[in-house]
Molecule: small-subunit ribosomal RNA
Organism: uncultured prokaryote
């Protein structure tokens, strides 16, 4: 710094990556070498070895071995030696693990002193006299062992007595009381190890204060040694520590007490910091040692490897009874994703013993394994283009991998082998000499000699040879880096976003690239990023968030002066902030990690010295905050009793006569027992019109007739009194709409629920008739509301301009002006907000308090706990789920929103379809086939402007071909070959043999060539097969609607706006006007064809007025151009002209003249888009599929099938008609494998024969409707023709399936069409014929065009349907065919409740009671001392007590698990019902 909520924007916000990190772990990979680290889990259980001894200079006895003697050869003696043991001192309270407990008896910093201290160091003083024991040992026993139990007998630096005793200790101040080992060693000791009693240090340690040191209130009270005092006991010592005996204390919202987790610090990670996690190695301090308990020894313990007791477990047992504690080094089993060797060594450091040598020492030093971390090194260097080959793309040219290999030159670190040496560090010992002080010991020093390495071997020389050494991830986007095959919502990926349905840069692969490299992902975890918990540094009108309101308790926070204290606060100076780390420097390991060394830090707390502005605390003051008084004053402010009038309803009676009342309509209902309506009277209860108003009052709920009476605030005005008496307020009290609740009343109206009417598919709704609760009163409860200004409360400050309510004050010319206080409004600057919007009533600037927020969903749900009679209210989660959810604003689409406008939309009107019969196309059905496509509008006489074969096709049934029907290239033969006419088979295509003729080029006539064409084989043709959702290109549609946009500015943080809006006007974004918009574009017009009038030009094949000829007649001829025409140029129409009307416009309306008037009619022409619309079967084309078949070619069928439905249409149904004769006028067209006159046949379709035209010349060719004249006479007919029969005719190779015509004969339905629906606004619609295309012919009534008669109505827009422009709503953006909600079914997951069932923790009461202290007793036992010898003292043993671990029994609390069965949640492509919402969402929606 960025990604993902949206069609797009700004925001809110939550999820999520990119970093650095780990005592890790997994996955692939793997040369080495340092230097660290390595059991996080079951403080689970432990074989096995070691992890504490040492001292012979304390003591005594003394094996084995050696030696010497003697010997009965068995041995003994006598030195020597000194094992093992045991008496006895030191030490075993360290050092070495762990982190279970513990939230305070801890730790952190900082202080205090009422106390101990072996071993050290220093001072002083001392060390005399005696005694009696017991281990060892020996001899007898027990016992399986573990171990013991008698006797005799023995040493001490062991154990006692006695003396003597102060600078010690007590003390009443007389006095009293206290120890030793003269022991080792040594010829010799006051001197050297040592002993004793005191003093002091050094170190350590005990006690103590004071702060700091997580989370829960869903733990709100805790406590009885429990707070304190007195006395007493006990301790090294204070001390309720522990008794007795007194008081009732003691702690708690600044969180006691309870539950849950947790060793704390130095420090680590990471953070720009400030924090935020964290304590593994290393240091320090605490604990703890299988579990729980107890003491004992001792200078030090309630002792890890010591005693004893219970427990629990595990061994061992001869069953009697024993043993044991790895959280010490190693190992080992479990569990577990995980964490090592049962190694060497005391060389060094350090402890402990000993004078010492030494001994021990799993402390340590090393070494092993493990890429576990961090750091270094290597795995080659340079040359090298034909850019080899091989892969992999490719548009097939050629990239790229890539100088990369290969080749050539070169080094020689790592690892391998080899080799020799010296060199570093480290030290000890013993003995002699010296030298200094008087002299000795110690100590120091110097020189010399002996020695002394567990490890390690880096360094240094020598071979050899590039030889032995590279992977991982990842390539869509954040996030550096792509192409091709495969795969086809499969298989698979994913951190989020998502990718995947047949063209995947996102799966898988492969080729290549990027990162990083002995490593590289992944997964957890922390931190950051996240200013996403905000001290630093958010926020709360709508996005999450301001308590419904007010008074008020802690509590925070508080005006002006003056002086003083000096808590806080600022400054000095001092002590401490342990090393280690971190940071600088420096210097050692070749570097680097690593280590030394010295600074610096350690932001801190304590002491003490000033300061005295500010907070604070004391004091005395002021008066402007704050409250009081004075004097006026507005008001639905509250309560309480009184009282009014209009409306209703019922009753009471008159009047009256048939309905009333209700709706969209209707009905239920009421009404001849008299309603409704009207008149009078009575009664009831509720509510109070007009005034009346962004007006008023009240803290909010919330107040409205009028009258009294009590009652609370408020404003203004004066300055009279108090003198900071202020503000806000956790808890707390009080009030608090409507609905609901209990107890009495009360009830007119209007109305949940309910009853019936209707509406609907259904209506437990919406409408309509009734109707209880209810609304109302009185007294009580709840305690919520979209209780909203969605805005907490005070105070200050910071542009205006207009209104409305209470007041004051000044000037007035009397109209009003100026100015000042509240109160409630509007608009607006500056700031401010995402915007929208607030803007002195801020959502602006500042300050004080308080409340409350941290995604959405579950959920205001569950559980606990409180309050309520109850409904239910407050508090108030999690599991799980989503990647959103949400706010404002844009564009746009849409509304059974709205306005203006438009269109054969409607309406007004012809005429139709729907109905009948055929024709025609489509579905369906049928079929061996009924080839395919077009499907609302915008498929459905559509591709198709011609299916009998062909046509035609993956259409069926057969039958044949395979370089092919058909193009290109290359090859093989070699004249085979072609073509004509012949053969045999077949239905044909084709297969087959085969004869004759005849053919290209050159020739030298032998050959040759092989282009042509045939064959052979290969490339490859060929496909109307798939994909219109992969495309072009065409085409329809909206829609000939009037829109669609750009460039520059301007506004907006922005998507965007703005121009395009408005007002007018128009067919039209057509044109004028305004305006922050000026201007362009595409599109509308216009230019283009035709068509209407004129003109000029031209005059054949066309015309004929006039001359002229000629004919039964005919522009027929000569001639002419005037006319019609004809075809080429022009002219003409512009609101140009007059009036009105409009804004002095733009234009509209009438009018003149004109052939034509406001576009004069018609066509071509179709903006930016829309519909993944249609078309791979015109055509072209990616990709796929096929290739003896989806290709090709033939025969026969088939697209024609036929119960039906639909869609265009023909032709009727008749008299405006039909028929029969007679007669009239036309455009535009066709014509050579054609049109085809005229004659001639034949009823006729037709046929014969023929002239004529390649066409203004001939011919198709009769126009028909009309007009004149007759028949028909209202009927299933003289309508109507369908359907059949027969008999023809034509066109083709061929009319069976399956063609047109023609005659005769036949005469079916039908009598104007249901619901519904089309088409037309003038030469139109209606109605008449005519003519092309395609075609051999035709199923043409279709199509495409031409001309002939020719109307009706409408000038309006309510309403349907499309459209357009402006607004507005939006929860639509695949856009209303849109989004959504709930029940229900079904699946899976995680909660809660539940009769209960299991388990756990920590406490209570009771009983039992180990070992032990400690007290009491001690009739037994008893060496030291005493003694009169007799016993005493004093000890022990037993017993009692008191207390207790632990057992047990009860009663509760609390936590966890499980529980049929249950209740809701969440989630899941296409299930079931309805439509609640969002548009006026079809009854506004919500609380």
């Nucleotide at each position: 710094a960025g990604a993902g909520u949206u069609g797009a924007u700004c925001c809110u916000g939550g999820c999520u990556c990119a970093g650095a990190a780990u005592g890790a772990a997994c996955g692939u990979u793997a040369g080495c070498g340092g230097c660290g680290u390595g059991g996080a889990u079951u403080a689970g259980g432990c074989a096995u070895g070691c992890a504490a001894g040492u001292c012979g200079a304390g003591c005594g006895a003394g094996a084995a071995g050696c030696u010497u003697c003697c010997u009965u050869c068995g041995g003994g003696a006598a030195g020597u030696g000194g094992a093992a043991a045991g008496c006895g001192g030191c030490a075993a309270a360290c050092g070495g693990g762990g982190u279970a407990g513990u939230u305070a008896u801890a730790c952190g910093u900082a202080g205090g002193u009422u106390c101990g201290u072996a071993c050290c160091c220093u001072c002083g003083g001392g060390a005399c006299g005696g005694g009696g024991a017991u281990a060892g040992c020996c001899a007898c026993g027990g016992g399986a062992a573990a171990c013991u139990g008698u006797g005799a007998g023995u040493a001490a630096u062991a154990c006692c007595c006695g003396a003597u005793a102060a600078c010690a200790u007590c003390u009443g101040c007389g006095g009293a009381u206290c120890a030793c080992a003269u022991g080792g060693u040594g010829u010799g000791a006051u001197u050297c190890c040592g002993c004793c009693c005191g003093g002091g240090g050094a170190g350590c340690g005990g006690c103590u204060u004071a702060u700091g040191u997580g989370g829960u209130a869903u733990c709100a009270g805790c406590u009885u040694g429990u707070u304190g005092g007195u006395g007493a006991g006990g301790u090294a010592g204070c001390g309720g520590c522990u008794c007795a005996c007194c008081a009732a204390g003691g702690c708690a919202a600044u969180g006691a007490c309870g539950g849950g987790u947790a060793g704390g610090g130095g420090g680590u990670g990471u953070g720009a910091g400030a924090g935020c996690a964290u304590g593994g190695c290393c240091c320090c301090c605490a604990c703890c040692a299988c579990u729980g308990g107890g003491a004992c020894u001792g200078a030090g313990a309630c002792a890890c490897u010591g005693c004893c007791c219970a427990g629990a477990c595990a061994c061992c047992u001869a069953c009697g009874g024993g043993u044991g504690g790895c959280u010490g080094c190693a190992g080992u089993c479990g569990a577990g994703a995980a964490u090592c060797u049962u190694c060497g060594g005391c060389a060094a450091u350090c402890a402990g013993c000993g004078c010492a040598a030494g001994c021990c020492u799993g402390a340590c030093c090393g070494a092993g394994c493990g890429a576990c971390g961090c750091c270094g090194c290597g795995u080659g260097c340079g040359g090298g283009a034909u850019g080899a080959a091989g892969g992999c793309c490719u548009u097939c040219g050629g990239g790229u991998u890539g100088u990369a290999a290969a080749c050539c030159g070169c080094u020689g670190u790592c690892a391998g082998a080899g080799g020799g040496a010296c060199c570093g560090c480290u030290g000890u010992c013993a003995g002699a000499g010296g030298g200094g002080a008087g002299g000795a010991a110690a100590g120091c020093g110097u020189a010399a000699g002996c020695u002394u390495g567990a490890c390690c071997g880096a360094g240094c020389c020598u071979c050899a040879g590039a030889g032995g050494a590279a992977g991982c991830g990842c390539g869509g986007g954040c996030u550096a880096a792509g192409u091709u095959c495969g795969u086809g919502c499969c298989a698979g990926c994913a951190g989020c976003c998502g990718c995947g349905g047949u063209a995947a840069u996102a799966c898988g692969a492969a080729c290549u690239g990027c990162g990083c490299g002995a490593a590289c992902g992944c997964u957890a975890u922390u931190c950051g990023g996240a200013a996403u918990c905000a001290c630093u540094g958010g926020g709360c009108u709508u996005a999450c968030a301001g308590g419904g309101u007010g008074c008020g308790u802690a509590g925070g926070c508080g005006g002006c002066c003056a002086a003083c204290c000096a808590g806080g606060u600022c400054a000095g100076g001092u002590g401490u902030g342990a090393a280690a780390u971190c940071c600088c420097a420096c210097g050692g390991c070749u570097c680097a990690a690593c280590c030394g060394u010295g600074g610096a830090a350690c932001u801190g707390c304590g002491c003490u010295u000033g300061a005295a502005a500010c907070c604070g605390g004391a004091u005395g003051g002021c008066u402007u905050g704050a409250g009081u008084g004075a004097g006026c004053u507005a008001g639905g402010g509250g309560u309480g009793c009184a009282c009014g009038g209009a409306a209703c309803u019922g009753c009471u009676a008159g009047u009256g006569g048939a309905g009333c009342g209700g709706u969209g309509a209707a009905a239920u209902g009421u009404g001849u027992u008299g309603a409704u309506a009207u008149u009078a009277g009575c009664a009831g209860g509720a509510a109070c019109g007009c005034c009346g108003g962004u007006g008023g009052c009240g803290a909010a709920a919330g107040c409205g007739a009028c009258a009294c009476a009590c009652u609370g605030g408020g404003u203004c005005u004066u300055a009279a009194c108090u003198g900071a008496c202020g503000c806000u307020g956790a808890g707390g009290c009080a009030c608090g709409a409507a609905a609901g609740c209990c107890a009495g009343g009360g009830g007119a109206g209007c109305g949940a629920a309910c009853g019936g009417g209707a509406u609907u598919a259904g209506a437990u709704a919406c409408c309509c008739c009734g109707g209880u609760a209810g609304u109302c009163c009185u007294g009580g409860c709840u305690g919520u509301a979209a209780a909203c200004g969605a805005u907490g409360a005070g105070c200050a400050c910071u542009a205006g301009u207009u209104g409305g309510g209470a007041g004051g004050g000044g000037c007035u010319u009397c109209g009003g002006c100026c100015u000042u206080u509240c109160c409630g409004g509007a608009c607006g600057u500056a700031g401010c907000g995402a915007a929208a919007g607030c803007g002195a009533u801020a959502a602006g600037u500042g300050c004080u308090c308080c409340g409350c927020c941290u995604g959405g969903g579950g959920a205001g749900u569950a559980u606990g706990g409180u309050c309520g009679c109850a409904a239910g209210g407050c508090u108030g989660a999690a599991a799980c789920u989503c990647a959103a959810a949400g706010g404002a604003a844009u564009u746009g689409a849409c509304g059974g929103g709205g306005g203006c406008u438009c269109a054969c939309a409607c309406a007004a009107g012809c005429g139709g379809u729907g109905g009948a019969g055929c024709a025609u196309g489509u579905g369906g059905c049928u079929u061996a086939a009924u080839u395919c496509g077009a499907g609302g509008c915008a498929a459905c006489g559509c591709g198709a402007a011609g299916a009998a074969c062909c046509u035609u096709a993956u259409c069926c049934u057969a039958g044949a071909c395979u370089u092919g029907a058909c193009a290109u290239g290359c090859u093989u033969g070699g004249a085979u070959g072609g073509c004509u006419c012949g053969c045999c088979u077949g239905a044909a295509a084709g297969g087959g043999a085969u004869g004759a003729g005849u053919c290209u080029c050159c020739u030298u006539c032998g050959g040759g060539u092989g282009a042509a064409a045939c064959u052979u084989g290969c490339a490859c043709a060929g496909g109307u097969g798939c994909u219109g959702c992969a495309u072009g290109g065409c085409u329809g549609u909206c829609g000939u609607c009037a829109g669609c946009u750009c460039g520059u500015g301007u506004c907006g943080u922005g998507a965007g706006a703005u121009g395009u809006c408005g007002c007018g006007u128009u067919a039209a974004g057509u044109c004028g006007c305004u305006g922050a918009a000026c201007g362009a574009g595409c599109g509308a017009a216009a230019c283009c064809c035709u068509u209407g009038u004129c003109c000029u030009u031209a005059g054949u094949u066309g015309c004929c007025a006039g001359c002229g000829g000629g004919u039964c007649a005919u522009g027929c001829c000569g001639g002419g151009g005037a006319c019609u025409c004809u075809a080429a140029g022009g002219a003409g129409a512009c609101u140009g002209c007059c009036g009105g009307u409009g804004u002095c416009a733009a234009a509209c309306c009438g009018g003149a003249g004109g052939a034509a008037g406001g576009u004069g009619g018609g066509g071509a022409c179709g903006a930016c888009g829309u519909c993944a619309a249609g078309u791979c079967a015109u055509c072209a084309u990616g990709g796929c599929c096929u290739u003896u078949a989806u290709g090709u070619c033939c025969a026969g069928g088939g697209c024609u099938g036929c119960a039906c439905a639909c869609g265009u249409g023909c032709u009727a149904c008749a008299a405006u008609g039909g028929u029969g004769c007679g007669u009239a006028c036309a455009a535009a067209g066709g014509g050579a494998a054609g049109c085809a006159a005229a004659c001639c046949c034949g009823c006729g379709a037709g046929g014969g024969c023929a002239a004529g035209c390649a066409a203004a010349u001939c011919c198709c060719a009769a126009a028909a409707a009309g007009c004149g004249c007759g028949c028909c006479u209202c009927a299933g007919u003289u309508c109507g023709g369908a359907u059949u029969g027969c008999a023809g005719g034509c066109u083709g190779c061929a009319a069976c399936u399956c063609g047109c015509c023609u005659g005769c004969a036949u005469g079916a339905a039908g009598c104007c069409g249901g619901a519904a629906u089309c088409g037309c606004u003038a030469g139109u619609a209606a109605u008449c014929g005519c003519a092309g295309g395609u075609c051999a012919g035709c199923u043409a009534u279709a199509c495409u065009g031409c001309g002939g008669u020719g109307a009706a109505u409408g000038u309006g827009u309510u309403c349907c349907u499309g459209a357009g422009c402006c607004u507005u709503g939006u929860a639509c953006a695949c856009a209303c065919c849109g989004c959504c909600c709930g029940u229900c079914a079904a699946g899976c997951c995680a909660c809660g409740a539940a009769a209960g069932c299991g388990g756990g923790g920590g406490g209570c009461g009771c009983c039992u009671a180990a070992a032990g202290u400690c007290g009491c007793u001690g009739a037994g036992c008893u060496a030291a001392c005493c003694u009169u010898c007799g016993g005493g003292a004093g000890g022990c043993a037993g017993g009692c007590g008191c207390c207790u671990a632990g057992g047990g029994c009860g009663a509760a609390c609390u936590c966890c698990g499980u529980g049929a069965u249950u209740g809701g949640g969440a989630c899941u492509a296409a299930g079931u019902c309805g439509u609640a919402a969002c548009a006026a969402g079809g009854u506004a929606g919500c609380c």